The RNA shown here (c-di-GMP-I riboswitch aptamer) has 74 nucleotides. The coordinates come from a structure-prediction model, not an experiment, and the mean pLDDT is 85.

Parts: sequence; C1' cells; structure tokens
RNA sequence: UCUCGAAAAAGGCAAACUUGUUGAAAAGCAAGGACGCAAAGCUAUAGGGCCUGAAAUGGCAGCCAGUUGCCGAA
Repeated sequence: UCUCGAAAAAGGCAAACUUGUUGAAAAGCAAGGACGCAAAGCUAUAGGGCCUGAAAUGGCAGCCAGUUGCCGAA
C1' cells in the first nucleotide's frame, strides 16, 4: 500500500413517520425524528436496474456500478 472491518477511538450521514413547502405524479427541499450505514461522500445524456407518466425530455446514488476518501485491532 492492497485486502479486511473490532463489543476500539474521534467525527459523520439519516429510513419510516410528522409538520411546512414545491410538483400532475414519482419525488425534492427545510425542521423534527432514528431504521440503519465504512463510503448511506460525490456522480442520473453517453453502464445496468428501478419509480412516475399515455409518452421521459421527469425522478431514484439508502439497488448494483464508477470515482474519491477518515480510523487501524485481528
């Protein structure tokens, strides 16, 4: 360094649900809230997949993927 991930330490994120708000919807944003997460950081026209819709030109990164990265027991 890679792999790996501890009844370790420090720090981080925040599902369902509630309230407000945007939207036709899926869903987004803000506050509350924690089910969980070692990438639950970032990336959605040029990987796959999923959701809404009559139709994607709309969404989803907390599905896989790509990419960068904290800590260091075995």